The RNA shown here (transfer RNA) has 80 nucleotides and comes from a Bacillota bacterium. NCBI's taxonomy places the organism under Bacteria, Bacillati, Bacillota.

RNA sequence: GCGGACGUGGCGGAAUUGGUAGACGCGCCGGACUUAGAAUCCGGUUCUUCGGAGUGCGGGUUCAAGUCCCGCCGUCCGCA
Numbered sequence: 001g002c003g004g005a006c007g008u009g010g011c012g013g014a015a016u017u018g019g020u021a022g023a024c025g026c027g028c029c030g031g032a033c034u035u036a037g038a039a040u041c042c043g044g045u046u047c048u049u050c051g052g053a054g055u056g057c058g059g060g061u062u063c064a065a066g067u068c069c070c071g072c073c074g075u076c077c078g079c080a
Base pairs, nucleotide, nucleotide: 001079002078003077004076005075006074007073010026011025012024019063027045028044029043030042031041032040046053047052056072057071058070059069060068
């Protein structure tokens, strides 16, 4: 340089037919239990100036975009 795959909460990872974004797990916070802990169980956990904003960044299509299209950035794989 060329081709392909991918980028979503603190982390891994769903949502793949365009139709409630964040299921599920880990971590963290609070509680129950305990003499105290561990384990287990229950609840909470994107940000917020409370109006909204948010799927790497910027545009486009659409009534509607994490999903489709274009450009850019980054990671991984293959070829040279």
Its Rfam family is "tRNA".